[in-house]
RNA sequence: ACGAAACUUCGGGGCAAGGUGAAAUUCCUUACCGGCGGUGAUCAAGCGCUAUGCUUGUCAGUCCGUGACCCGUUCUUCCCUACGGAAGACGGUGGAGCUGGUGAAACUCCGGCACCGACAGUUAAAGUCUGGAUGGGAGAAGUUGCUC
Numbered sequence: 001a002c003g004a005a006a007c008u009u010c011g012g013g014g015c016a017a018g019g020u021g022a023a024a025u026u027c028c029u030u031a032c033c034g035g036c037g038g039u040g041a042u043c044a045a046g047c048g049c050u051a052u053g054c055u056u057g058u059c060a061g062u063c064c065g066u067g068a069c070c071c072g073u074u075c076u077u078c079c080c081u082a083c084g085g086a087a088g089a090c091g092g093u094g095g096a097g098c099u100g101g102u103g104a105a106a107c108u109c110c111g112g113c114a115c116c117g118a119c120a121g122u123u124a125a126a127g128u129c130u131g132g133a134u135g136g137g138a139g140a141a142g143u144u145g146c147u148c
Stems, first nucleotide, its partner, number of pairs: 003146001005144006017029003031128002033117002035066004043057005061115002070092004075088005097113005119131003
C1' cells in the first nucleotide's frame, strides 16, 4: 500500500398555528421533514504553473443504484417424528420534476412553480402520532492478525 478475513463502535428527520366535529397531530387551510452509495459545472482549501490541470473536503427526497416494510421460491443451514418454525441466499413488489436562466456542457447550479412518501393500529382517512423496533439495515469509521 492493496487484498481477503475476523471483531468493535456508529448508523432517520418531521404537524407550530387555525377551521369543522361527539370524536381528527389522520379531514380542510397553512406548517414541517428528506436514509445510504454513485454521478456532479456549486463552494472552500492546497498543489501546480496555463491544461477544459491535479488533490482533499463539500453540493440531488424526484437522475443511476440501494436499504427498511410486504410477497414468493424451497436452494442452503439449524430446531422438529412430522406439520411447522428460524436464519441465510435468490427472485418479485416498491414513490415523485417540470420550466426559465447561465453555459461548450446542467433531470445535480441559480430563479420559479410542482410533486412524492411501507405495513398494522386509532372515538375519523396518518410521510410527521402509537406499534412491530432495546429489531433489521444500505453503509460509515476504526482495531487486530494474515498476505504482498